Source information
The RNA shown here (transfer RNA) has 71 nucleotides and comes from an Acidimicrobiia bacterium. Lineage of the source: Bacteria > Bacillati > Actinomycetota > Acidimicrobiia. The RNAcentral record of the sequence draws on ENA. Its Rfam family is "tRNA". Rfam's curators write: Transfer RNA (tRNA) molecules are approximately 80 nucleotides in length. The coordinates come from a structure-prediction model, not an experiment, and the mean pLDDT is 83.
[in-house]
RNA sequence: GCGGGUGUAGCUCAGUGGUAGAGCACCGUCCUUCCAAGUCGGCAACGCCAGUUCGAUUCUGGUCACCCGCU
Numbered sequence: 001g002c003g004g005g006u007g008u009a010g011c012u013c014a015g016u017g018g019u020a021g022a023g024c025a026c027c028g029u030c031c032u033u034c035c036a037a038g039u040c041g042g043c044a045a046c047g048c049c050a051g052u053u054c055g056a057u058u059c060u061g062g063u064c065a066c067c068c069g070c071u
Base pairs, nucleotide, nucleotide: 001070002069003068004067005066006065007064010024011023012022013021018054026042027041028040030038047063048062049061050060051059
């Protein structure tokens, strides 16, 4: 330098055009003499910039970071 892949919550992952979900973690409540476990609830995210579209996490272009391969 070229090609490919990945980027979503604090972490690990779903989600192929129409309300962004789960598990763990964190906070609170209940339970318990206390802690843990358990119950119920809450907090919190689409890497960035454009384009297409009535509507984009999703499609397209660019860019950034990481990973793999080639040279």